[in-house]
Context: one part of a larger RNA
RNA sequence: GGAUGAACGCUAGCGGCAGGCCUAACACAUGCAAGUCGAGGGGUAACAGAGAGUGCUUGCACUUUGCUGACGACCGGCGCACGGGUGCGUAACGCGUAUACAAUCUACCUUAUACUGGAGAAUAGCCCAGAGAAAUUUGGAUUAAUGCUUCAUAGUAUGUCGACCUCGCAUGGGGAUGACAUUAAAGGAUACGGUAUAAGAUGAGUAUGCGUCCUAUUAGCUAGAUGGAGUGGUAACGGCACCCCAUGGCAACGAUAGGUAGGGGCCCUGAGAGGGGGAUCCCCCACACUGGUACUGAGACACGGACCAGACUCCUACGGGAGGCAGCAGUGAGGAAUAUUGGACAAUGGAGGCAACUCUGAUCCAGCCAUGCCGCGUGCAGGAAGACUGCCCUAUGGGUUGUAAACUGCUUUUAUACAGGAAGAAACACUCCCUCGUGAGGGAGCUUGACGGUACUGUAAGAAUAAGGAUCGGCUAACUCCGUGCCAGCAGCCGCGGUAAUACGGAGGAUCCAAGCGUUAUCC
Numbered sequence: 001g002g003a004u005g006a007a008c009g010c011u012a013g014c015g016g017c018a019g020g021c022c023u024a025a026c027a028c029a030u031g032c033a034a035g036u037c038g039a040g041g042g043g044u045a046a047c048a049g050a051g052a053g054u055g056c057u058u059g060c061a062c063u064u065u066g067c068u069g070a071c072g073a074c075c076g077g078c079g080c081a082c083g084g085g086u087g088c089g090u091a092a093c094g095c096g097u098a099u100a101c102a103a104u105c106u107a108c109c110u111u112a113u114a115c116u117g118g119a120g121a122a123u124a125g126c127c128c129a130g131a132g133a134a135a136u137u138u139g140g141a142u143u144a145a146u147g148c149u150u151c152a153u154a155g156u157a158u159g160u161c162g163a164c165c166u167c168g169c170a171u172g173g174g175g176a177u178g179a180c181a182u183u184a185a186a187g188g189a190u191a192c193g194g195u196a197u198a199a200g201a202u203g204a205g206u207a208u209g210c211g212u213c214c215u216a217u218u219a220g221c222u223a224g225a226u227g228g229a230g231u232g233g234u235a236a237c238g239g240c241a242c243c244c245c246a247u248g249g250c251a252a253c254g255a256u257a258g259g260u261a262g263g264g265g266c267c268c269u270g271a272g273a274g275g276g277g278g279a280u281c282c283c284c285c286a287c288a289c290u291g292g293u294a295c296u297g298a299g300a301c302a303c304g305g306a307c308c309a310g311a312c313u314c315c316u317a318c319g320g321g322a323g324g325c326a327g328c329a330g331u332g333a334g335g336a337a338u339a340u341u342g343g344a345c346a347a348u349g350g351a352g353g354c355a356a357c358u359c360u361g362a363u364c365c366a367g368c369c370a371u372g373c374c375g376c377g378u379g380c381a382g383g384a385a386g387a388c389u390g391c392c393c394u395a396u397g398g399g400u401u402g403u404a405a406a407c408u409g410c411u412u413u414u415a416u417a418c419a420g421g422a423a424g425a426a427a428c429a430c431u432c433c434c435u436c437g438u439g440a441g442g443g444a445g446c447u448u449g450a451c452g453g454u455a456c457u458g459u460a461a462g463a464a465u466a467a468g469g470a471u472c473g474g475c476u477a478a479c480u481c482c483g484u485g486c487c488a489g490c491a492g493c494c495g496c497g498g499u500a501a502u503a504c505g506g507a508g509g510a511u512c513c514a515a516g517c518g519u520u521a522u523c524c
Stems, first nucleotide, its partner, number of pairs: 001524004006520005013376006019369002021334001026332003030329003035078003040075002043071002047069003050065007085287003094212008104204002109200008117151004127140005157182006164175004187192001213259003220250003225247004230242003262284004266277004289310005312323004340366001342365003348362001349360004379410004390400004416460005424451001430445006468513005473494003479508005489496002
């Protein structure tokens, strides 16, 4: 000198863009953050309509009917493995980079081919009867489905056996073929779906080469340990697990142990080489009160799922139960220190749905904070009697403050008031038309804005609404007077102060930055 997720002191006019718990992965009151589909189902708790009945005050009240729109709870489907948070752990194929899978899986989506026939048993809900303070739960009867079971049908699927062609990178791969055996489906009611197979796309899994912090005041480490044959397990290879057998494997090119740490793209500095860092944004990993386990599922060993154990908090009728903000706000605590218990789904994206639409603290916006960067303003021109005051001196005088002020003319950014007022909106859906034809594409019309009466524009009056901080001995730009007298104090280093202090305190003047200026901390 540059930089910062900064803090502190003094000061403070505005706007745009960004950023905002670095500490206790400490504990959390409250609200919200994952639902959706009635075009899968039985149904009808609430609302609305319609029908019927009763009462009558004649247009109201009550009862009833799933009949209709819809729809609480329930069965079922899809989603909940995404999105969002944090950095505890991890020195590791975790990450980065380059490869491989002839050792693998992939819901939804796209393409292609074929199929979608029959039968059956339950169960939730509803109803009845209970238990319990509650959480919850028991028994009986009855019922549906795109829930479940079963039969049929089937090959370019799977398995076994046989024989042929071809290729390679070792185990082997690909193609055509014969026999036997095995596995499927779901309806809905016109808009969609379901099953099988093959391919694509996407996502994931696994293996390997190289790279990846400090300590030798850590020198030896290792029994599933290293390898083999086999079996099991997995989507898949493998000591991944297990029986048996062998005795191997790693290490001074640093094993093992200890400490520290998420990794990268990137960021800061520097001419570069290097050095330092890992906030925001993006990719990967790990975690979800602590530890463990599996279930469901295409995918989890699952933040707002389950079970067990533990610590903690809460409820209790003492028998027993409930909970997990490292989601968004917010609270306490810790700390030098870090924001609102806000608005909207209008846009983008996601889930479900044929769609309308619903949900979305993702997201888009607004609020707070000079935390940073950038921009603008605090006026401009003229004006010498070089006014008054202040300060200084060699003191009837001069210098400086200083064109500074007064005074004259001009302007109105900004602030204030009033008026107008966006873009972001493209669509979906609906109506019409064209092409084409079970469907899709195009055109026209119509509809939708949280931000927000915001940005922006115009008009009005008026210099009106707006400057501070640090420094002035040398380094280092900027000097005099007064006070003090090794005192009070200053200080980054050298150092200053003991009676003439440009170094302390005040004043005048000056210098440097400027809505900031200094100090502290850290890095180059």
A computed fold for a 524-nucleotide part of an RNA from Wocania arenilitoris, annotated as small-subunit ribosomal RNA, 5' domain. Its mean pLDDT, the model's own confidence on a scale to 100, is 84. The sequence was found in a public genome assembly.